[in-house]
Context: one part of a larger RNA
Molecule: large-subunit ribosomal RNA, domain I
Organism: Capsicum baccatum
Parts: sequence; structure tokens; C1' cells
RNA sequence: GGCUUACGGUGGAUACCUAGGCACCCAGAGAUGAGGAAGGGCAUAGUAAUCGAUGAAAUACUUCUGGGAGUUGAAAAUAAUCAUAGAUCCGGAGAUUCCCGAAUAGGGAAACCUUUUGAACUGCUGCUAAAUCUAAGGGCAGGCGAGAGACAACCUAGUGAACUAAAACAACUUAGUAUCCAGAGAAAAAGAAAGCAAAAGUGAUUCCCAUAGUAGCGGUGAGAAAAAUGGGCAUAGCCUAAACCGUGAAAACAGGGUUGUGGGAGAGCAAUACAAGCAUCGUGCUUCUAGGCAAAGUAACCUGAAUGAUGUAACCUAGAUGGCGAAAGUCCUAUAGCUGAAAGCAUCACUAGCUUACACUCUGACCCGAGUAGCAUGGGGCACGUGGAAUCCCAUGUGAAUCAGCAAGGACCACCUUGCAAAGCUAAAUACUCUUGGGUGACCGAUAGCGAAGCAGUACUGUAAGGGAAGGCUGAAAAGAACCCCCAUCGGGGAGUGAAAUAGAACAUGAAACCAUAACCUC
Repeated sequence: GGCUUACGGUGGAUACCUAGGCACCCAGAGAUGAGGAAGGGCAUAGUAAUCGAUGAAAUACUUCUGGGAGUUGAAAAUAAUCAUAGAUCCGGAGAUUCCCGAAUAGGGAAACCUUUUGAACUGCUGCUAAAUCUAAGGGCAGGCGAGAGACAACCUAGUGAACUAAAACAACUUAGUAUCCAGAGAAAAAGAAAGCAAAAGUGAUUCCCAUAGUAGCGGUGAGAAAAAUGGGCAUAGCCUAAACCGUGAAAACAGGGUUGUGGGAGAGCAAUACAAGCAUCGUGCUUCUAGGCAAAGUAACCUGAAUGAUGUAACCUAGAUGGCGAAAGUCCUAUAGCUGAAAGCAUCACUAGCUUACACUCUGACCCGAGUAGCAUGGGGCACGUGGAAUCCCAUGUGAAUCAGCAAGGACCACCUUGCAAAGCUAAAUACUCUUGGGUGACCGAUAGCGAAGCAGUACUGUAAGGGAAGGCUGAAAAGAACCCCCAUCGGGGAGUGAAAUAGAACAUGAAACCAUAACCUC
């Protein structure tokens, strides 16, 4: 130097596992905050730091249930306690709750400083207020304590792109999407026809399926895209303005009234019905927030260990699951089934009480939502790009009618049909999951699965906005190696433990690359 084999080192693949994730389903909940939140800082234990817990009443306090033997968190050790006179622990209620933070006495480089000890600001009430009237703003005073901030997605409104597609690109598309911002709720929004239709009818709204990738729209390109109607789901309807009348100086308020086979008011005439709805306190019922009871197996064998194999039994309204030294219905925890609440929450039932109804006849006269509808111009939005462009909304200008009326039926007119705008409220079916409980998986199994199975949004990084890891396995049990030797340690040799130490903490299995040693060949 070569080549193969053997035995090792290094390394951490593979297979096994799971403490953590992922997706979905069912049920709950969607709480919070000036009574100081969310989120943090700093403290608190006999004993250092960290995490969790707690707050100067600080590793906890009071009380009421449950529970039944140990206990003083993770977390050992030691010290000193507590506990069958019921501790620790589980659950209900309460007390305490430093500093910062909406942060709110003033300031500030958050967790600090100052001080006269003040609830800052907005809102609310009263007064003042231009030589007279008004009083928006300002000023003064008062007491109240309503608002503010947080919140994953869902919802409504405002604002509103571009990359991109069109095989270029401008109108068009992406898209009323993303962003930003305001507001609300457990849902929100919408909603009881000035509807849709078509000679037949329907009867508030939302959501789903079909209609349908159709009719239409469209540099008639790319694309974009309905509705009627039918079938489901769920059903629920109401309140006011005005006429009239009453009180009042007026403002205003009480009664009345609420409709489209037009209604009401007004005039007249008669009077009837006793039901329905809502619901405080209290009582009861049923849940939830702790729990309790819960059947049935042993012998010898192999083993470190029996749940294994052999023999022979009993249980099942329980043969789901997890654990115990290997694979357990009968060992433990549980499971089927049965059962349980001092306190708090919720549902339902009863209940003091409150609210509500109706007929006929007559009447062109009174009322039926005005700077409104409509129109012109300019825009937006409707599937509809200005088109013949209705319907809907906004700005500017103009500007009606009151039932002998008005609007709509896709320019417009007539007829016909349908409806009654310019006030408002409304459960359910529907959307979502930061989150709680239960469950499931032809979901993952440590380069996977959440970025995170370990103290992870950590270490580290960037001026900053931000970016962002790695790291799982001794053994059944620490029995974690007393003692002796080499020795400054590290490391190692004996001894000892163990089934095993080539299971020794750099610890289960231990592939390959890579590196030695030995044998063999050659120099």
C1' cells in the first nucleotide's frame, strides 16, 4: 500500500411507543371593564433561581356542601407544622386584591416622580351670557356615576387599491375583494307589500335545493350573471302620525285611530263577549356547577415479573377505556344500571298584578306621513358597461296631488290589474368559534403533527416593523454503582445492584457515510 473477513469507535437512520397536535360532530357559552378590565411589572414559602398559584389579609382568609387519610404546588432533601375534634383535596358563595395599564389629581422615558389628596374628559341639571330678543360656542356651579377600554371568527355601515385575467392595453376584470376605520349582538342584517305576477293567481323576511351557467349584460372579447315559479326549513305579527275630543297661556300631554273587498273621523242605531297574552316575588319540578353504590377466578407450569399456555369455574342492563413487572370482562380505575346538593345558575308550571276584543246604516264636504314624490343635470347601485333603461339611492336646481287621489306592472301613452311611499318595532329557520364539556377518526407519530409533545412566540436575530429555531425514550423498581485502585479533574479498572450494565445517566433499538485494530497478500 491492497483486499476481504472479524471485532470495535463514531453517527443517529429504521422499527416500536406517546406525554402533544390536527379535523369534524353534539351540547353549552360568546362572559368582561370607572365596584378599575384584558394584558403586564414587582412582591409573597424556614431554605437560591425558574414556572404555576396568590396579593402587604400575598404558596393564602371566611363560610356552606362533598369527601375520608394522609398533608405543607411542579420538586427532591432537610427543618418545623397541620390532620378522624375530619386536614390536604373537589365544588358553591364571600372577603382581600400592591404598582402600571381606558388610567382618570398634575407630570412622565409604562410599572415612576410631584402634590394643596383632586373621579380627568364627554354626557346630565341649573345659572350666566352682545345696552333689546335668541343662546350654538364660551364661562361658573352642582350633584349623578351613563359613556370610554378589551374581544378569534361571524355581522352591518363608511373608505377603498394593485399585482393579475383580457395571451399587449385604456373601458372591462381581479373586486366592492384586500387594507384602514366606526358600531352592535349572541347572532347580526332583513321583514309584515305604494310586493310579485298576468286574465290564472299569490300573500312579511332570512336560509337551502332546483330553475341555470339559462334569460339577459359584455372592447357582444375576457368574462360576468339574474328573476318569476316549484320544492324544503321555520313561521308571528304589531306600534305610531293625522282627522275628532279634553286639559293647558303655550310647549306639550291624555283619550281616539291605524286600513286597500279603501280605512278612519263625523252622524245615527243597538248593545254583546269573559277569553287570550305578558309577568315580579314566592313555591314546586327538571337540569348544570362536587360526588356515591356498582357483578364475577383460582390451582399447579415456564418466567426477573403472568394478563401467557394447561386444567377447571362463576358474572353480564357491565366483553367501552386506561393501568398494574409480557397479551386481564371476573386485580385496580372504570363501564351498564341506580342514586345525590347546604349554596349558586338556568328551564318549565302555578300565582299578586297589567294589557287587549266586537256588529249594522248613512255621508263626494274633515284626515290618511312635503321641500316629500316627480322632473332637469351630474353620479352611484340594480345580473343590466347609457343603452329604448324602467325600478332604487345621492348631490344641485325646481317642485305636486289627498281617494273624483297616488304609485307600480322594464322608455312612453291608453285600458286593465296590483298595491297604498315619504314614521317605527319584531322571535324562529341562517353565519362563526378566542372558548367550556363530551365524543369520533381508512388523521400525524418527533425532519411528521400547531411555529411550539421539554419553562416557545422562548433562545437568538434586526434601528424598527418584524423574523424565529433546536431539543422526546436508563430500568419493572434508582435498586442511579457503598468500598478499593490509577487519578488534579475528566475518564477508567475491580467490587456491588439488576433478568440484562455492549441497560451506567453522552443511558432502549443502534443502519449508512466516516475512522481504527487484527488476520491475509505485497514492498